Small-subunit ribosomal RNA, 5' domain from a soil metagenome, 525 nucleotides, folded computationally. The prediction has a mean pLDDT of 87. Rfam family: Bacterial small subunit ribosomal RNA.

Context: one part of a larger RNA
């Protein structure tokens, strides 16, 4: 010079995009972050409607919206966060074969028919509490048999095993009607089984920091058979057999450190670096274990154990912000205990929607970039006032004043986009369908859906009005006088200044430079 997630110090008008605990992965107070389906089911705690009754205080009924709690289902393995650990079970990059794969998707074939619990909910009972235990009643897309079985799985190729679940919404028939059933449809599931897709699991080759004042390391160790296990190759794991494997192309071994795409910085060649954003891996109070699951050895799940906190009636319980705020500490130093589900995108549902500190926004910080503004023209008596003087002027300086304008940005008032499409109601065409129910597709029309927001932006008003600092000025290196001070007080990046005329300290005037910034300091090139 050029950079930073900086900070400090003096100064600060506005807006637009961005960023913002780097240090203690150091304790946490409070609210929130993961729910959701009643079109899986038994029901009915509380809202509200509706019928009953009623002493007008109420009371009963699950009938209907609707639903606390229950049982089932799918998600809680994602999104969020941090960098602790790891130098190789990590990344990068190219490659490989012995695997899995919920939701989606193409496709084959099915979806008959039974039974037996447990919860909730009554009852009794222990607990201080957390919460528990006994007895009786019940439903299911919870759970167990049994038939079936194209294709699976096993096989001695004869055979032998294995599944499944219903819900909704129409319309017909039966009936004096209703409802329920049957029956036919359409949607949504459900069960083998095969392909895609996407994820994920392994495996190999290169490459990935300093230290030899670490040179030897290794016994499940290396390699084979043989069981086991694994979704799945493998000393992954046992039993035996061999006696190997690894190393100055640096093994062990000690320190540092997440890695990458990238960022900085250079003409490049390096070099330093890994904040934001994206992929990847690890953790989740410390250590260890697994259950369930398609997926976890699982932040906001479980058991054990240890360390702190916090309740206890002293017998026992409860926690876990490296989520988003925010509090203490730490420290040069880092934000609000905010709106909003309007968009995007996730979870859950047939939708309607609910839920989302994921994510849009707003709030604070000159922390960075960027854009604009603090006025524009005119004005010499070159006023005044200040510095300087050689006393004659010079300089500040067209600067101000005056005079003529303009009015961004701020401000006050008015208008006023887009970020909205879906969904939701009506309604045309068309497939399936006995159907003028229903649903898919592709179409038209209505009346609505913004947190931000007092938005962008546009118009009007007033009225130069509300808006300039900081360094420097001896060389390097743009920028010079005076006064003070006297080797003092002091300056300093380096050379270096200052001991009575100091362009070098301290004040002033004048002057470089950069400007809502300026300079210091700290790191990297």
């Nucleotide at each position: 010079g050029a950079u930073u997630g900086a900070a400090c110090g003096c100064u600060g008008g506005c807006g637009g995009c961005a960023u913002g605990c780097u240090u203690a992965a150091c304790a946490c107070a409070u609210g929130c972050a993961a729910g959701u389906c009643g079109a899986a089911c038994g029901g009915u705690a509380a809202c509200a409607g509706g019928c009953c009754c009623u002493u007008u205080g109420g009371g009963g009924u699950g009938c209907u919206g609707a639903c606390g709690a229950g049982u089932g289902g799918c998600g809680g393995a994602c999104g969020g966060g941090u960098g602790a650990g790891u130098a190789a079970u990590g990344c990068g990059u190219a490659g490989g074969a012995a695997u899995c794969u919920g939701c989606c998707u193409g496709g084959u074939a099915g979806u008959g028919g039974g039974g037996g619990a447990c919860a909730a909910c009554c009852u009794g009972g222990g607990g201080a509490a957390a919460c528990c235990c006994a007895g009786g009643c019940u439903a299911a897309u919870a759970c167990c048999g049994c038939a079936u079985a194209c294709g699976c799985u096993c096989u001695g190729a004869g055979g032998a095993g294995g599944a499944a679940a219903g819900c909704g919404g129409g319309c017909c028939u039966c009936u004096u009607g209703a409802c329920a059933a049957u029956g036919c449809u359409c949607g949504c599931g459900c069960u083998a089984c095969u392909g895609g897709a996407u994820g994920a699991g392994c495996c190999u080759a290169c490459g990935u920091c300093g230290g030899a004042u670490u040179a030897g390391c290794u016994a499940g160790u290396u390699g084979g058979u043989g069981g086991g296990g694994u979704a799945a190759a493998g000393g992954c794991u046992c039993a035996c057999c061999a006696a190997g494997g690894c190393g100055a192309c640096g093994a062990u071994c000690c320190g540092u450190a997440g890695c990458u795409g990238g960022u900085c910085u250079u003409a490049g060649c390096g070099g330093a670096u890994g904040a934001u954003c994206a992929g990847c891996c690890a953790c989740a109070c410390u250590g260890g274990g697994a259950c369930u699951g398609a997926g976890a050895c699982a932040c906001g799940g479980c058991c054990c154990a240890g360390a702190c906190u916090c309740c206890u009636a002293c017998g026992g319980g409860a926690g876990g912000c490296a989520g988003c705020a925010g509090u203490g500490g730490g420290g040069a130093a880092u934000a609000u205990u905010g709106g909003a589900c309007a968009a995007u995108g996730g979870g859950c549902g047939c939708a309607a929607g609910c839920c989302u500190g994921a994510u849009c926004c707003a709030g604070c910080a000159a922390u960075g970039c960027c854009g604009c503004g603090u006025g524009g023209g005119u004005g010499a008596a070159g006023a005044a006032g200040g510095c300087c003087u050689g006393c004659g002027g010079g300089u500040u300086g067209u600067a101000a004043a005056g005079c003529c304008c303009u009015u961004u940005c701020g401000g006050u008032g008015g208008g006023g986009a887009g970020g909205a499409a879906g969904g939701c109601c009506c309604u045309g065409g068309u497939g399936c369908g006995a159907a003028c129910a229903g649903u898919g597709c592709c179409g038209g029309g209505g009346g609505g859906u913004g947190a931000c927001g007092u938005u962008a932006c546009c118009c009007a008003c007033a009225g130069a009005a509300g808006a300039a600092g900081c360094a420097c000025c001896g060389g390097c290196u743009a920028a010079c006088u005076c006064c003070g001070u006297g080797c003092c007080a002091g300056c300093a990046g380096c050379c270096g200044c200052g001991g009575u005329a100091a362009u070098a300290c301290g004040g002033a005037g004048g002057g470089u430079g950069c400007g809502a910034g300026c300079g210091u300091u700290a790191a990297u090139c």